RNA sequence: AACCCAUCAAGAGCGACCGAGAGAUCUGGCUCGUAGACGUCGCAGCAACCAUCGGGAAACCGAAAGGUGCUAAUGCCAGGAACGAUGGAGC
Numbered sequence: 001a002a003c004c005c006a007u008c009a010a011g012a013g014c015g016a017c018c019g020a021g022a023g024a025u026c027u028g029g030c031u032c033g034u035a036g037a038c039g040u041c042g043c044a045g046c047a048a049c050c051a052u053c054g055g056g057a058a059a060c061c062g063a064a065a066g067g068u069g070c071u072a073a074u075g076c077c078a079g080g081a082a083c084g085a086u087g088g089a090g091c
Stems, first nucleotide, its partner, number of pairs: 004088005013043005021032003026079004044071003049067002052063004075083001
C1' cells in the first nucleotide's frame, strides 16, 4: 500500500502572501473567482474519531489542555453494485 470498521444533509472565518482558474475523477448542470477564487502560512473557531479526565452497572452522557480532521453550497447537484475523503484498526 491493499484489506477491514465507522462517518460523510449538523457545525465552524478572518488576516497576510500568491495570481487564474476552482468546486477529487467522467458526462451534463449549477456555483465560486482579477471587487483576487483555488492554494500556502498565521491566528481564531467547529466537531468529538483516537487519547485523556469526570459521571454511569452498562448503553451512554459531559469536558476539550493532546493526536488528527474540518471551517461556500448535502461528497454542490444528477448518473455508477462506481469513485473519493476523514478517523480508527492493521502493517
A computed fold for a 91-nucleotide RNA from Arthrobacter sp. MYb229, annotated as SAM riboswitch aptamer (S box leader). Model confidence (mean pLDDT): 84 of 100. The organism belongs to Arthrobacter, within Bacteria. The sequence was found by an Rfam model in a public genome assembly.